[in-house]
Predicted 3D model of a 65-nucleotide RNA (Fluoride riboswitch aptamer (crcB RNA motif)) from an Acidobacteriota bacterium. Its Rfam family is "Fluoride riboswitch aptamer (crcB RNA motif)". Rfam links the family to the GO terms response to fluoride and positive regulation of gene expression. On this family, see Baker et al., Science 2012: "Widespread genetic switches and toxicity resistance proteins for fluoride". Lineage of the source: Bacteria > Pseudomonadati > Acidobacteriota. The coordinates come from a structure-prediction model, not an experiment, and the mean pLDDT is 77.
């Protein structure tokens, strides 16, 4: 320096926070969809604050006062 194994903990799941739960990762897990293009680069268009459920905050649309 590298490889393997184990323990304790931790991290991650396309925009914020919290609870519950599920999955994934051990230096990785993770980094949305469609389309043009030889395309992984680059360009254009689009959905969603959740991995899932609930709540809060923020944003957008419609209706009523």
């Nucleotide at each position: 320096a590298g490889a393997u194994c184990g323990a304790a903990a931790g991290g991650c799941g396309a925009u914020g926070g919290a609870g519950u739960u599920c999955g994934c990762c051990u230096a990785a897990a993770c980094c949305g969809u469609c389309u043009g293009c030889c395309a992984u680069a680059c360009g254009g268009a689009c959905u969603g604050a959740u991995g899932a459920c609930u709540c809060c905050u923020g944003g957008c649309c419609g209706c009523c006062g």